A computed fold for a 695-nucleotide part of an RNA from a Candidatus Altimarinota bacterium, annotated as large-subunit ribosomal RNA, domain II.
Context: one part of a larger RNA
RNA sequence: GCCAACGAGUUAGCUGUAUGGGGUAUUGGUUAAGGCAGUUUCAGCCGAAGCCGUAGCGAAAGCGAGUCUUAAAAGGCGUCUAUCUCAUGCACUAGACCCGAAACCAAGUGAGCAAACCAUGGGCAGGUUGAAGCGUCGGUAAAACGCCGUGGAGGACCGAACCAUCAAGUGCAGCAAAACUUAUGGAUGACCUGUGGUUAGUGUAGAAAUUGUCAUCGAACUUGGAGAUAGCUGGUUCUCUCCGAAAUAUAUUUAGGUAUAGCCUCUAGUUACUAGCAUGGGGGGUAGAGCACUGUUUGGGGAAGGGCGGGAAAUAACUGUACCAACUCCUAGCAAACUUCGAAUACCCGUGUGAAUGUCUAGGGAGUCAGGCCAUGAUAGCGAAGUACCAUGGCCGCGAGGGAAAGAGCCCAGACCACCGUCUAAGGUCCCUAAUAUCAUCUCAGUGGCAAACGAUGUGAGAUUGUUUAAACAGCCAGGAGGUUGGCUUAGAAGCAGCCACCCUUUAAAAAGUGCGUAAUAGCUUACUGGUCGAACGAUUUUGCGCGGAAAAUCCAACGGGGCUUAAGGUGAUAACCGAAGACGUGGGCGGUAUUUUGUUUCGGCAAAGUAUCGCGGUAGGAGAGCGUUGUGAGAGCAUUGAAGUCAGGCCGACAAGGUUUACUGAUGGAGCGACCACAAGUGAGAAUGUUGGC
Numbered sequence: 001g002c003c004a005a006c007g008a009g010u011u012a013g014c015u016g017u018a019u020g021g022g023g024u025a026u027u028g029g030u031u032a033a034g035g036c037a038g039u040u041u042c043a044g045c046c047g048a049a050g051c052c053g054u055a056g057c058g059a060a061a062g063c064g065a066g067u068c069u070u071a072a073a074a075g076g077c078g079u080c081u082a083u084c085u086c087a088u089g090c091a092c093u094a095g096a097c098c099c100g101a102a103a104c105c106a107a108g109u110g111a112g113c114a115a116a117c118c119a120u121g122g123g124c125a126g127g128u129u130g131a132a133g134c135g136u137c138g139g140u141a142a143a144a145c146g147c148c149g150u151g152g153a154g155g156a157c158c159g160a161a162c163c164a165u166c167a168a169g170u171g172c173a174g175c176a177a178a179a180c181u182u183a184u185g186g187a188u189g190a191c192c193u194g195u196g197g198u199u200a201g202u203g204u205a206g207a208a209a210u211u212g213u214c215a216u217c218g219a220a221c222u223u224g225g226a227g228a229u230a231g232c233u234g235g236u237u238c239u240c241u242c243c244g245a246a247a248u249a250u251a252u253u254u255a256g257g258u259a260u261a262g263c264c265u266c267u268a269g270u271u272a273c274u275a276g277c278a279u280g281g282g283g284g285g286u287a288g289a290g291c292a293c294u295g296u297u298u299g300g301g302g303a304a305g306g307g308c309g310g311g312a313a314a315u316a317a318c319u320g321u322a323c324c325a326a327c328u329c330c331u332a333g334c335a336a337a338c339u340u341c342g343a344a345u346a347c348c349c350g351u352g353u354g355a356a357u358g359u360c361u362a363g364g365g366a367g368u369c370a371g372g373c374c375a376u377g378a379u380a381g382c383g384a385a386g387u388a389c390c391a392u393g394g395c396c397g398c399g400a401g402g403g404a405a406a407g408a409g410c411c412c413a414g415a416c417c418a419c420c421g422u423c424u425a426a427g428g429u430c431c432c433u434a435a436u437a438u439c440a441u442c443u444c445a446g447u448g449g450c451a452a453a454c455g456a457u458g459u460g461a462g463a464u465u466g467u468u469u470a471a472a473c474a475g476c477c478a479g480g481a482g483g484u485u486g487g488c489u490u491a492g493a494a495g496c497a498g499c500c501a502c503c504c505u506u507u508a509a510a511a512a513g514u515g516c517g518u519a520a521u522a523g524c525u526u527a528c529u530g531g532u533c534g535a536a537c538g539a540u541u542u543u544g545c546g547c548g549g550a551a552a553a554u555c556c557a558a559c560g561g562g563g564c565u566u567a568a569g570g571u572g573a574u575a576a577c578c579g580a581a582g583a584c585g586u587g588g589g590c591g592g593u594a595u596u597u598u599g600u601u602u603c604g605g606c607a608a609a610g611u612a613u614c615g616c617g618g619u620a621g622g623a624g625a626g627c628g629u630u631g632u633g634a635g636a637g638c639a640u641u642g643a644a645g646u647c648a649g650g651c652c653g654a655c656a657a658g659g660u661u662u663a664c665u666g667a668u669g670g671a672g673c674g675a676c677c678a679c680a681a682g683u684g685a686g687a688a689u690g691u692u693g694g695c
Base pairs, nucleotide, nucleotide: 001695002694003693004692005691006690011094012093013092015091016090017089018088019087020086021085022084023083024082028052029051030050034046035045036044056063057062066077067076068075069074097235098234100232104225105224106223107222108221109220115199116198117197118196119195120194121193122192123191124189126158127157128156129154133150134149135148137146138145162186163185164184167182168181169180170179201217203213204212205211210219238626239625240624241623242622243621248261249260250259251258252257262368263367264365265364266363267362268361269360272359273358276353277352278351279350280349281348282347288341289339290338294335295334296333299330300329301328302327305324306323307321308320309319310318371396372395373394374393375392376391377390379388380387401412402411403410416588417587418586419585421584422583423582427578428577429576430562431561432560436575437574438573439572440571441570442569448564454548455547458545459544460543461542462541463540464539465538466537467536475532476531477530478529479528481505482504483503484512486500487499488498511526515524516523589616590615591614592613593612594611595610596609597608598607599606600605627684629681630680631679632678633677637673638672645668646667647666648665649664650660651659652658
C1' cells in the first nucleotide's frame, strides 16, 4: 500500500417540553412501594400514600370571581379542564456520538545499568630523572656554605598492560539502539578494578552537565482514581422527494467559544396584509453649483493707518513716496468639519392594484458569528497593494453549461430525464475549429499582438492666415561698399570681451552688423540686392492611424498556434450564418395549487383518474417517504427429486436504496430457509497517521 472483518447519537431517569396515537373523565385522571394468585416468570387482581387538575390575588394578615397598589383616578395579575400512557423530536443529569493528550493524585516496584559512600580483596612491563637525609673531603673561631659520593623522594618524565577519547575516516536497515580503524590523553595516583552492602521519586547521588537514577528523566517505572478533562484536531456507514441559509447586530477574562436577535425549515392560525407597480402628499441638505455667511485666495482701483525719506542737530506741524495695508468696489478661484441655492435616487404616509411557495401571529427543529472577488460611493494608504475598513448591488461560497487558449468571484446563462430536432445569448465565422460575404475608408508599424512624460518635415482628413508669372520658395552665378579702427573702455577692442549711441553718404543692394574666426587685424558667412530658372511655396492650429521613448535572468516565449498586409489588422455600414444543460418542439417522471368525476370513510378526510396552471441546481440545515440487515411474534409455504452461502449469466424495477424463495438458468455446496403483517435493534463503511488478520 491493497484486500477482508470489526469500527461512532446509545441506554437510564419519583426529569421537563412540543408533536402524533391511545385510555378515562355526571365519583376528574393516575397509581408507587408492597401484597394476592400464577407462570413458559410476560400478563392478571388488589393497594389513593403521593402527584397533576378542580381559584385566584397579595410580602403577609387576609379577602375571594375577584384581589393587590391606592385618598381617588388609573393600572397589574386573574375570572377559561384536564390527566395517565406509548412513540418521535429536543433539552437537562449521567463518560452521553467515537478515538486522542501533555498532566494531577494515591499505593507500590526498582541502585543486577550508571552516581556517591562503607567493608573486604586484586592490579600497574621496561626505561629515565635523582629531593631530603647521611658520609668523606674542603671551608669556618664555631656554624653557615661548597665539591664528590651515597641515598631513592615525586598528584615527577618516556612508554606497554589498564583506564579514557582531542580529531579524522568508515559505519548509518550498522558487527554495534553509540561500534571499528588511524590517532590522542593519563599510566604510584584526587589511579584502575572484583565481590558484598547503604542511599528512592515532593526523593536520592552529583569535582555541577538539568548529569545519573536498568536503552525511560526540568522530576523513574507499575497499577489504580479513570471512559481525568480537551471552548481543540480527526472521523461519523443505505436511497429518493420538497424547501433551503449564514459568515451580521448586541453582550461576553470575549475575539477560531457561547447566549439572544437576524437569515432557513416544519406545524397551526388570522383572511388581510406585505414586496412590487401606478398615483397623490411629505421632510431633507448629499451630488452638483455658488461665494450671501465662516475661512482661504488672484489681479486691479479707492483708502484710514503704518514704514521709509525731506523738514531738522532732535521733537512736532507740514510734505514726498515704483513700500505695506484694515475696510470698500471690480475681477478670478477653493472647502469633510462653509451654504443665498439644490437634484436624481432612497425613505415615510395615503389611495388603487397586487403573489399557486411572499408578509404577519404562535409554537417545534436548526445551522450560521474566519467570508472572498467584481462594480459603484466614502475613509486610511502613495486617489500603492491579490491592502485594511464601511455602504449599495452582483457572483462565488452552495452553481453545473457556453465564452475569456488554460482560470472560484469577469461576460452570457440558472442543469428533473431522454432525443443523430429548431431558434438564439455572450462570443465568433482563413486553417487547426462549428460558421462569411459585400461596400467605403485608414494603417506599413507584424502596429494589431504590453506602458508614460516627452520628442519628430511618418501619413490621412479639416480650419485659419500669408508669398507668388509685376516671377515666389529652394539651388546656382555675382555683389554685399564709403565716412570708420563710431565713441568709451582696454596691453589690444578694427561689425563680432564689455558699456553707450546706432547716424550720414554712394547705391540695384549692403547692419555703427547674424554666426564662425584672429592676440588684435586678416579671412569665411548671413541679413539685403541683381541675374539664371519657371510654378507653386510657407506659417499656425484641430483631429484619425502609426514612429521613437521600450533593459532580465534556460533560444524563439508580450496573437492559443499556423499564418495574415486593397488583411485573416483598425473604423463605419449592410446582409447571412455558427454558437449553451438558455428558449422552443416531441415523449416521459416527480412535487404543488385550483377544480371535476369515481371509489372508500371512523364523515375529519383518504385514494385513483381527468382538466387548468406553477414548479423540480444546491453546502450547513429543516421536513417527508422508502430500501436493506439481525432477531422476535403470528403465519401461507419451500427443502437430500438438494436449504443457506458462493461463482457465472440472464431478467425486473422503462426512479433509487434494491429485487429475482409460492414466480429465472447453470455450476458448487450439503441442511436449513421463509413471502405477507407487525414488533425490537449491537441495523448499512472509503477515509478516523483507525483496530485485528492476510499478502